[in-house]
Context: one part of a larger RNA
Molecule: small-subunit ribosomal RNA, 5' domain
Organism: Bacilli bacterium
RNA sequence: GGAUGAACGCUGGCGGCAUGCCUAAGACAUGCAAGUCGAACGAGAUGACUCAUGAAACUGAUAUGAAUAUUUGCGAGCUUGCUCAAAAAUAGGAUUAUUAGUGGAGUGAUUUUUCAUCUAGUGGCAAACGGGUGAGUAACACGUGGGUUACCUACCUUUAAGUUGGGGAUAACAGUUGGAAACGAUUGCUAAUACCGAAUGUGCUCUACGGAGUAAAGAAGCUUUAAAGCUUCGCUUAGAGAUGGGCCUGCGUCGCAUUAGCUAGUUGGUGGGGUAAUGGCCUACCAAGGCGACGAUGCGUAGGGGGACUGAGAGGUUUACCCCCCACACUGGGACUGAGACACGGCCCAGACUCCUACGGGAGACAGCAGUUAGGAAUAUUCGUCAAUGGGGGAAACCCUGAACGAGCAAUGCCGCGUGAGUGAUGACGGUCUUAUGGAUUGUAAAACUCUGUUGUUUGGAAAGAAAGGUAAGAAGAGGAAAUGCUUCUUAUUUGACGGUACCAUUCAAGAAAGCUCCGGCUAACUACGUGCCAGCAGCCGCGGUAAUACGUAGGGAGCGAGCGUUAUCC
Repeated sequence: GGAUGAACGCUGGCGGCAUGCCUAAGACAUGCAAGUCGAACGAGAUGACUCAUGAAACUGAUAUGAAUAUUUGCGAGCUUGCUCAAAAAUAGGAUUAUUAGUGGAGUGAUUUUUCAUCUAGUGGCAAACGGGUGAGUAACACGUGGGUUACCUACCUUUAAGUUGGGGAUAACAGUUGGAAACGAUUGCUAAUACCGAAUGUGCUCUACGGAGUAAAGAAGCUUUAAAGCUUCGCUUAGAGAUGGGCCUGCGUCGCAUUAGCUAGUUGGUGGGGUAAUGGCCUACCAAGGCGACGAUGCGUAGGGGGACUGAGAGGUUUACCCCCCACACUGGGACUGAGACACGGCCCAGACUCCUACGGGAGACAGCAGUUAGGAAUAUUCGUCAAUGGGGGAAACCCUGAACGAGCAAUGCCGCGUGAGUGAUGACGGUCUUAUGGAUUGUAAAACUCUGUUGUUUGGAAAGAAAGGUAAGAAGAGGAAAUGCUUCUUAUUUGACGGUACCAUUCAAGAAAGCUCCGGCUAACUACGUGCCAGCAGCCGCGGUAAUACGUAGGGAGCGAGCGUUAUCC
């Protein structure tokens, strides 16, 4: 000088992009982080549909006939030509009642059918991904290059063939019943793409080459009087591919020799077992081997790599963020299911801990996202959305997704912008210094005048990120008896968390925005006063004992600048 996941001190205007428990793999309240499918299945509930009853409201008819208006004027008042006005007549059609029709609120009934929605359960797929952490591990763990005629691979693509005919259960449910709870027990009923035989065998496996063994499941839509057929999604067997893995192996991979010997399933063979597969992986027997100064064994330390920092390079250091691999999921052990786990939000056992308890027994696991507490010099919100990208399920609509995308907090870092610009000398006042009636300096600095409007502020407009998919209409193609469906295309419409954000225009006004460290030499920058080996400074040399450019303060100056110094670590 450069660098940092930094911290501390002083200071702090804005924006963009990144980054943010390095310590206790300590303990965790609360919420969320993995579901989905009714087009696999039987139920249940609700609603529609159906039947019965039939409220309001509206329309018509019949009756009723209010206010009001007009005519006439019994009368009255006085301002003597105006006003008020009973009763009657004519018009008027308010209100109410009855009845007919429309209407369909509410209520009840029925499961006969159909449709829709929801729910627990059986069943399928997913949950082995995604996300976190670095405790362990010095090892085929990682990197790199090979091998696998010693292997597996769900979903996906492709090829070939098939999908026939039966059976017995069981959850849900309904009873009975145990328990404080967690959770059960028992009797009875029922379905399936759940489970089990049989048939077939394109194929596949084994074979002594005679033979033996080995599958499957349906669902939705459309056409048709029906039989049956068609379309789509599935299911089974076998082959190939793709993708993802398992195993083996050459080379490389920290320190200590003040660690020199280590080893009994140990090293090899044969038979057997086990595995998807090789192998002492396991077992019985046999042999006595195997490793080591080219560093075995032991101890310590440590996830490995791409990369990152530094350096002219060689090298040294490092592994936060991002990517690949590995390992782990309270500690230790174990298997089950499955294509795949010996499984973070699955199971069982043991242990420590926390919680509930009726004391008999139960529940739990943030190294997921937030958050709490502890530790610490130190590290953020119990936020929004599935709009995009991606993942799971589904025929699809869609649902789920703390992955992800966004917002919030922090000068933690990098980058950009601003805190004004021009003119302006009586070289103003004040401060400081001085050789002191004077001069120097602060200093074009200020004031003043003329501008500008970045950021800020006011008001208004306003994105891209949206493509797909769905819905509606239309067109074309292949196939089919036809229809549904399939594939492709066109038009319209629908979908934005961020966010009324970015951006644009506009109003106001220099108005709201500068500090930090240093000034003896190294090292850019000097004087005065105070202090007097005191107080203090200091990275090294060193400074301070009465004229201190080195301590403290002031004026002035130098450097960097929304930062500046200090500390720590690496080159």